A computed fold for a 77-nucleotide RNA from Thaumarchaeota archaeon S13, annotated as transfer RNA. Rfam family: tRNA. Rfam links the family to the GO term triplet codon-amino acid adaptor activity. It is annotated as a transfer RNA. Taxonomically the source falls in Nitrososphaerota (Archaea, Thermoproteati). Model confidence (mean pLDDT): 82 of 100.
């Protein structure tokens, strides 16, 4: 260089194929329970889905171009 895979809330991740403005644990915050603390039980907040363009009424989901992270293979020695 080449090829695969992957990049979505703080953290791990679903969803992508078959386009309809995003969920789930966990941690976080309220408030219920409790002496307290954990632990339970109710509620919230948080991400526009790596960046850019492009299709399309409509894009995380298609299509190109880059970034980066992992593997593999080649280089090189």
């Nucleotide at each position: 260089g080449c090829g695969a895979a992957g990049u979505u809330a703080g953290u791990a991740u679903a969803g992508c194929c078959u386009g309809g403005c995003a969920g789930u644990a966990c941690a976080c915050c309220a408030g219920c329970u409790u002496c307290c603390c954990a632990a339970g039980c109710u509620g919230g907040g948080a991400g526009c889905c790596g960046c850019g363009g492009g299709u399309u009424c409509a894009a995380a989901u298609c299509c190109c171009g880059c970034a980066c992270u992992u593997c593999g293979c080649a280089c090189c020695a």